This is a predicted structure of a 74-nucleotide RNA (transfer RNA) from Micromonospora pisi.
RNA sequence: GCCGGUGAAGCACAACGGGACAGUGCACCGAUCUUGUAAAUCGGAGGCAGCGGGUUCGAGUCCCGCCACCGGCU
Numbered sequence: 001g002c003c004g005g006u007g008a009a010g011c012a013c014a015a016c017g018g019g020a021c022a023g024u025g026c027a028c029c030g031a032u033c034u035u036g037u038a039a040a041u042c043g044g045a046g047g048c049a050g051c052g053g054g055u056u057c058g059a060g061u062c063c064c065g066c067c068a069c070c071g072g073c074u
Base pairs, nucleotide, nucleotide: 001073002072003071004070005069006068007067010026011025012024013023019057028044029043030042031041032040050066051065052064053063054062
């Protein structure tokens, strides 16, 4: 230098033919239970989706550029 992949709540990941408030587990907060903690059960808060454009009535999902990480090639 070229090619491919990944980038989503604190962490690990689902979603996928573009459509209805973006979900799950753990962690966190509260309640119940306990002498008290933990465990268990129930409830709650938390992300506009790496950054910037484009297409579309509508984009996490398609297209383009850039950035970061991973892998391959010369």

The prediction has a mean pLDDT of 82.
The source organism's lineage runs through Bacteria, Bacillati, Actinomycetota, Actinomycetes and Micromonospora.
Its Rfam family is "tRNA". Rfam classes the family as a transfer RNA.